The prediction has a mean pLDDT of 78. The RNA shown here (Bacterial RNase P class A) has 366 nucleotides and comes from Micrococcales bacterium 31B. It is recorded under the gene name rnpB. The model forms 94% of the base pairs in the Rfam consensus.
[in-house]
RNA sequence: UCAGUCGCGAGGGCAGUCGCGGCACGCUGGUCGUGUCGAGGAAAGUCCGGGCUUCGCAGAACAGGGUGGUGGGUAACGCCCACCCGGGGUGACCCGCGGGACAGUGCCACAGAAAACAGACCGCCGCGCUUGCGCGGUAAGGGUGAAACGGUGGUGUAAGAGACCACCAGCGGCCUGGGUGACCAGGUUGGCUCGGUAAACCCCACCCGAAGCAAGGCCACGCAGCGUGCGCAUGAGGGUUGUUCGCCCGAGCACGCGGGUAGGCUGCUAGAGGGCGUCGGCAACGGCGUUCGUAGAGGGAUGGCUGCCGCGCCGCAGCGAGUAAUUGCGCGGCGUACAGAACCCGGCUUAUUCGCGACUGGUCCG
Numbered sequence: 001u002c003a004g005u006c007g008c009g010a011g012g013g014c015a016g017u018c019g020c021g022g023c024a025c026g027c028u029g030g031u032c033g034u035g036u037c038g039a040g041g042a043a044a045g046u047c048c049g050g051g052c053u054u055c056g057c058a059g060a061a062c063a064g065g066g067u068g069g070u071g072g073g074u075a076a077c078g079c080c081c082a083c084c085c086g087g088g089g090u091g092a093c094c095c096g097c098g099g100g101a102c103a104g105u106g107c108c109a110c111a112g113a114a115a116a117c118a119g120a121c122c123g124c125c126g127c128g129c130u131u132g133c134g135c136g137g138u139a140a141g142g143g144u145g146a147a148a149c150g151g152u153g154g155u156g157u158a159a160g161a162g163a164c165c166a167c168c169a170g171c172g173g174c175c176u177g178g179g180u181g182a183c184c185a186g187g188u189u190g191g192c193u194c195g196g197u198a199a200a201c202c203c204c205a206c207c208c209g210a211a212g213c214a215a216g217g218c219c220a221c222g223c224a225g226c227g228u229g230c231g232c233a234u235g236a237g238g239g240u241u242g243u244u245c246g247c248c249c250g251a252g253c254a255c256g257c258g259g260g261u262a263g264g265c266u267g268c269u270a271g272a273g274g275g276c277g278u279c280g281g282c283a284a285c286g287g288c289g290u291u292c293g294u295a296g297a298g299g300g301a302u303g304g305c306u307g308c309c310g311c312g313c314c315g316c317a318g319c320g321a322g323u324a325a326u327u328g329c330g331c332g333g334c335g336u337a338c339a340g341a342a343c344c345c346g347g348c349u350u351a352u353u354c355g356c357g358a359c360u361g362g363u364c365c366g
Base pairs, nucleotide, nucleotide: 001362002361003360004359005358006357007356008355009354010353012309013308014307015306016305017304018303020038021037022036023035024034025033026032027030040338044349045348047347048346049345050344051343052212053211054210055209064208065207066206067205068204069083070082071081072080073079084098085096086095087094088093099203100202104201105200106197107196108195121142122141123138124137125136126135127134128133129132150168151167152166153165154164155163169193171190172189173188174187175186176185177184178183216266217265218264219263225257226256227255228254229253230252237249238248239247240246273292274291275290276289277288278287279286280285310336311335312334313333314332315331316330318329319328320327321326
């Protein structure tokens, strides 16, 4: 200097001004004033897991769904950590949708003779004859394919074949050693060899009750319902002015009850919480100590503008350093993302601006 791998951090600050929501206080009591607080690392997708709430009186089985190497972490997980095995990369490092294909069933495009109890297109060999055909043997050679019933060499044979032999590969059983384990290393033995596919049905092991804050709880106008009492011309009740009388209207009125609509309150934010230190652990994480702490809307607030500063990029007839490449300062211009809580929390994934560190491979210079 070029290319790359992995890990971490930040997500602007101050002032003015105009606005918005919660809370407290004030009084002039509301479109009020003052003070104070007011989004994120993803608040997003709503894909997993849990808390909480209601239903089921909570047990079991089936169905259905999910997960799938091993060990650990966790409230839990499909998440995280460490390791194993397989694959990719020169490497840092990355990827795995990683149980079972001797329980059974299905499927394997195109090409090819043949795609799974093997079979035989060309070829090779034997026999027969009509001399290019028939019958038989063969799986060594050819060709197809992602995949062709172990590989190489030899014996053997008419030609051949694990038919037999040596070595190698692979599979199964047993044994020894190491590891908590997945598994690894080694030995011995067997038949000479067994295709792939489970993100196909299926089998095995383990996990899962359902619905969700529009959950749920409390209060409850009016209308309607039910009960009791009074009244219907012997007048309940209402109006008239504070009362009585009078006058007018007049068939319903009063009380209670439970459910519950509109509406209101609640759930509503201190929680498996964050920071720091220390101890245990390779780590994820856990124990202990200390400390911090104000979003809670409901047509749904948290914003706009201006100035200065910061940060990034670009440019410069400016100043300084240096032989130079270059670099520090100054000046000017542009930019300052993605996006916004709605019961809460742990993850994953996706979106996005910038910075830092460690490491790998190459090139050039000394």